[in-house]
Molecule: RNase P RNA; transfer RNA
Organism: Actinomycetota bacterium
RNA sequence: GCAGGCCGGGUGACCGCGUCGGUUGCGCAAGCAGCCGCCGAGGAAAGUCCGGACACCACAGGGCAGGACGCUGGGGAAAUCCCAGGGGGCGAAAGCCGACGGAAAGUGGAACAGAAAGCAAACCGCCUGCGACGUGUUCUCCGGAGACGUCGCAGGUAAGGGUGAAACGGUGGGGUAAGAGCCCACCAGCGCCGUGGUGACACGGCGGCUCGUCAAACCCCGUCCGGUGCAAGGUGAAGCAGAUCCCGUUGAGGCGGCCCGCCGAGGGAUCGGGUACACCGCUCGAGCCGUGAGGCAACUCCCGGCCUAGAGGGAUGGUCACCCUCGACAGAAUCCGGCUUACAGGCCUGCUACC
RNA sequence: GGGCCCGUAGCUCAGUGGUAGAGCAGGGGACUCAUAAUCCUUAGGUCGCAGGUUCGAUCCCUGCCGGGCCCA
Numbered sequence: 001g002c003a004g005g006c007c008g009g010g011u012g013a014c015c016g017c018g019u020c021g022g023u024u025g026c027g028c029a030a031g032c033a034g035c036c037g038c039c040g041a042g043g044a045a046a047g048u049c050c051g052g053a054c055a056c057c058a059c060a061g062g063g064c065a066g067g068a069c070g071c072u073g074g075g076g077a078a079a080u081c082c083c084a085g086g087g088g089g090c091g092a093a094a095g096c097c098g099a100c101g102g103a104a105a106g107u108g109g110a111a112c113a114g115a116a117a118g119c120a121a122a123c124c125g126c127c128u129g130c131g132a133c134g135u136g137u138u139c140u141c142c143g144g145a146g147a148c149g150u151c152g153c154a155g156g157u158a159a160g161g162g163u164g165a166a167a168c169g170g171u172g173g174g175g176u177a178a179g180a181g182c183c184c185a186c187c188a189g190c191g192c193c194g195u196g197g198u199g200a201c202a203c204g205g206c207g208g209c210u211c212g213u214c215a216a217a218c219c220c221c222g223u224c225c226g227g228u229g230c231a232a233g234g235u236g237a238a239g240c241a242g243a244u245c246c247c248g249u250u251g252a253g254g255c256g257g258c259c260c261g262c263c264g265a266g267g268g269a270u271c272g273g274g275u276a277c278a279c280c281g282c283u284c285g286a287g288c289c290g291u292g293a294g295g296c297a298a299c300u301c302c303c304g305g306c307c308u309a310g311a312g313g314g315a316u317g318g319u320c321a322c323c324c325u326c327g328a329c330a331g332a333a334u335c336c337g338g339c340u341u342a343c344a345g346g347c348c349u350g351c352u353a354c355c
Numbered sequence: 356g357g358g359c360c361c362g363u364a365g366c367u368c369a370g371u372g373g374u375a376g377a378g379c380a381g382g383g384g385a386c387u388c389a390u391a392a393u394c395c396u397u398a399g400g401u402c403g404c405a406g407g408u409u410c411g412a413u414c415c416c417u418g419c420c421g422g423g424c425c426c427a
Base pairs, nucleotide, nucleotide: 001351002350003349004348005347006346007345009323010322011321012320013319014318015317017040018039020037021036022035023034024033025032026031042329046340047339049338050337051336052335053334054229055228056227057226061260062259063258064257066225067224068223069222070221071085072084073083074082075081086100088097089096090095101220102219106218107217108214109213123161124160125157126156127155128154129153130152131151132150133149134148135147138145139144169187170186171185172184173183174182188210190207191206192205193204194203195202196201233280234279235278236277242271243270244269245268246267247266253263254262287306288305289304290303292301293300294299324327356426357425358424359423360422361421362420365379366378367377368376373410381397382396383395384394385393403419404418405417406416407415
């Protein structure tokens, strides 16, 4: 320096709080009070970002629309989850990071700058041809020819300059009027074949000769997704007062963005009145601990053991003593699996580099 | 507890890939004896914060922070 795992003050005494069980007393009962006993927040209980269980809506159905995800193999109930691997990037290394399908299916974007930003393009430069003018160290049969320079016209050229985030492969050599995959070698990319691998892919050979970028732009392909969330939903008790209007068996409403299909007789708005109590859901569960087996691992299986908050104004705190490293972030509210974020300090294991 | 939405100048809001504006408010000037109104001019922005995608992010994606609404 890197990776993984674990702990999250301890012990004792006293006082106090909550659920449950037992017991005593009071009470017609509901219950209340006392005493005793068991248990009593977290690794994140948090954010509500994913996925489920469960409940209701139809037994959760079909299609469109919409949304999510996206290398390969495995795990898992599932997942924007985990493990192993491939390829890419970063690092000296251990190792770390990432939404990592498709751009020769189509549509579209790329400001400014620049000649040109997409079936390429000629601003400077380089080169060729023609014409005009000029120079005068060449030749001449004295008409010119040739050379050089400047300007104009027609063309060639993507090597060089310049612009840009990005300029239609890169480096070197040959070639050419100058150039260019025009040709060659190596490298990158593409296609085919062979070998290895379950596969992503890797390695080797051959071929023709170059096809840009953005899909966390629309889109295409593949996989998955019905909606609402325990304030779901159900039972009991108490209390009250209705009035007006609208829609409806020619189908309201359930039903959600739409259609089909199914069920189906009441549904809704405004004003007014009453209540806001009890119980279930509710905590035994994809549970926790230990041992063994399989597997690189995630994880799975066998056996044994354990019961570990369940409130409803909502409990888990305080004091004292001793010890230490002097104690952070923070607290359940239907439950579970993940992810992310916050966190004083400490322990263990493995690895890398330098001295 | 559960579900949903928003954050841009002092205030109220536009802008949804190309370097950010409008109205009011603020400063200065003109007009007026003076004030208001009006006219001219001017300043003011980590676009809530951090990271990613892209050449480039207020805009697209992810995670935090803050605020608001609904449901018995």